[in-house]
RNA sequence: GGGGCCAUAGUUCAAUGGGAGAAUAGUAGACUGGCAGUCUAUUGAUACGGGUUCGACUCCCGUUGGCUCCACCA
Numbered sequence: 001g002g003g004g005c006c007a008u009a010g011u012u013c014a015a016u017g018g019g020a021g022a023a024u025a026g027u028a029g030a031c032u033g034g035c036a037g038u039c040u041a042u043u044g045a046u047a048c049g050g051g052u053u054c055g056a057c058u059c060c061c062g063u064u065g066g067c068u069c070c071a072c073c074a
Base pairs, nucleotide, nucleotide: 001070002069003068004067005066006065007064010024011023012022013021018054026042027041028040029039030038031037047063048062049061050060051059
């Protein structure tokens, strides 16, 4: 320098162009003498910038970062 894959909540992962979700973690409450545990409620996210579209996590282009393969130099 070139190719491929990946980037969604604090974490691990879903979401086949039309309501952004689950588990766990966090917060509050109840049960308990307290802790633990259980239950209920609740907070929190699409890496960044553009484009296509009535509508984009999803399709296209670029950037950034990570993993990997190839090539070049030493």
The RNA shown here (transfer RNA) has 74 nucleotides and comes from Anaeromicrobium sp.
Model confidence (mean pLDDT): 83 of 100.
Rfam family: tRNA. By type it is a transfer RNA.
The sequence is in RNAcentral, with records from ENA and MGnify.